[in-house]
Context: one part of a larger RNA
């Protein structure tokens, strides 16, 4: 001067209590260990790997195996020689790729040659998802949105080094006031910024509908008042009252207000920390390979399967299941596209082919919900695994290995042992809708709204974390 302590003191935080709902028992989906294999490419491993890189592995991706094949090379600049480029038809082969045969000449240029592509030769080089993340930038992660972390001067101290930053209050905060051998400031807190929450101006189609006409329908004529839209502005600042503090800084209570003390959310991450993670985004020393560790092709891997472990979906039903009516959203995508009436099929989906480059058409029926009928506690009308036959899409191609539909089969499972996670309000918990990715394939991830609670006495203990000793 740090860390450290089963020393002490104050303080935080879904940390614990106080709840409400999971995980751990089944059954599947997915990821990882293992183990198997020709080859199952390759990295992430305590929190902070394991629904993670990967916002899509039948081909391709594709790095990996077997196989056939290629060497200036699939890409690049240079050098020479030829030929414009292109396009067609054949043979042999799993294909890569050998070979054969036709057509065809263009653009600048008076020529000569030129641009631009093809091919063929030789070498300079190209190439490597090979190695080193413990040689590196950069980019992330993590403590932790915790409030820390430094400088200048000047002062003590021989010196490391103190101080300031400590101490009394106070806050979400090194926030802020007081005091003090200290005065000052930087990066971090806040606040600028987005977004929602209220009003106002302005503005009226593609959007609204309150009067008047008018329809099946805001259809249409009218209107822009309300909703909404988006673009400027207002408002919240302890500004006001009381009251407690130290006449301070704050705090508690009220008032007004759409909002009340950071209103809610996000975006933002200080000095470091953990040789963390990444040479497989990309960059690049070093080192390796050079007829291969370089590149091409077909077929197969990544999809295996005594078992372990994460993460998630469906349930184990009656607050339910099934059936029949019937109602209400947001945010979103849409031209290689989204698709409408209408037809046809139990249906997956075919026909069709209007409209729309969209506040206009359209994906699009939201679903829990309401009402009614029905099961009556049962391995059931619960559950839907898992397999049998028939089909339907997408696509050269679903055998390895897609996803959907019918029908018939119905498995384990009656709430789950130690143990252990999430959440404090429009959350959890529950229903459903959308987008990226993408020909075709989410229970995964990223929004979105609909219904919508319990519970916090407290800080003794479990954990992280700060500040003084």
């Nucleotide at each position: 001067u740090g860390a450290c302590g089963g020393g002490g003191a104050c303080c935080c935080g879904c940390a614990c209590a106080a709840g409400c709902g999971g995980u751990g028992g089944a059954u599947g989906a997915u990821g990882u260990g293992g183990a198997u294999u020709a080859a199952u490419u390759c990295g992430a491993u305590g929190c902070a790997a394991c629904g993670c890189g990967a916002a899509a592995a039948a081909c391709c991706u594709u790095a990996c195996c077997u196989a056939c094949c290629c060497u200036u090379g699939a890409c690049a600049u240079g050098u020479c020689a030829g030929g414009a480029a292109u396009c067609c038809c054949g043979a042999a082969g799993a294909g890569a790729u050998u070979u054969g045969g036709g057509a065809g000449u263009g653009c600048c240029g008076c020529a000569a040659g030129g641009a631009a592509c093809c091919u063929g030769a030789a070498c300079a080089c190209a190439g490597g998802u090979g190695c080193u993340g413990c040689a590196u930038g950069g980019c992330u992660g993590u403590c932790g949105u915790c409030a820390g972390c430094u400088c200048g001067u000047g002062u003590c101290g021989u010196g490391a080094g103190a101080u300031g930053u400590u101490g009394g209050g106070u806050u979400a905060a090194g926030u802020c006031c007081c005091g003090c051998a200290a005065c000052g400031a930087g990066c971090g807190c806040a606040a600028c910024c987005c977004u929602u929450g209220u009003c106002a101006u302005u503005a009226g189609u593609u959007g609204c509908c309150a009067u008047c006409a008018u329809u099946u329908a805001g259809u249409u004529g009218g209107g822009c008042a309300c909703u909404c839209u988006a673009a400027u502005g207002a408002g919240a600042c302890u500004g006001c009252c009381g009251g407690u503090g130290a006449c301070a800084a704050a705090c508690c209570g009220g008032a007004g207000g759409a909002a009340g003390g950071u209103g809610g959310g996000g975006a933002u991450g200080a000095c470091g920390u953990c040789a963390a993670g990444u040479c497989c985004u990309c960059a690049u020393g070093g080192c390796c390979c050079u007829u291969a560790u370089g590149g091409g092709u077909a077929g197969g891997g990544c999809u295996u399967c005594a078992c372990a472990c994460g993460u998630c979906a469906u349930a184990c039903a009656a607050u339910g299941g099934u059936c029949g009516g019937u109602a209400c959203a947001g945010a979103g995508g849409g031209u290689c596209g989204c698709u409408a009436a209408c037809c046809c099929g139990c249906g997956a989906g075919g026909g069709g082919g209007u409209g729309c480059c969209a506040a206009u058409c359209u994906c699009a029926g939201a679903a829990a919900g309401c009402c009614g009928a029905u099961c009556g506690u049962a391995g059931u009308c619960c559950g839907g695994a898992u397999c049998g036959u028939a089909g339907u899409c997408u696509g050269c191609a679903a055998c390895u290995c897609g996803a959907c539909u019918a029908c018939g089969u119905g498995a384990a499972g009656u709430c789950g042992g130690a143990a252990u996670c999430g959440c404090u309000a429009g959350u959890a918990a529950u229903c459903g809708c959308g987008g990226a990715u993408c020909a075709g394939a989410a229970u995964g991830c990223c929004g979105c709204g609909g219904u919508g609670a319990a519970u916090a006495c407290g800080u003794u203990c479990c954990c992280g974390g700060g500040u003084c000793u």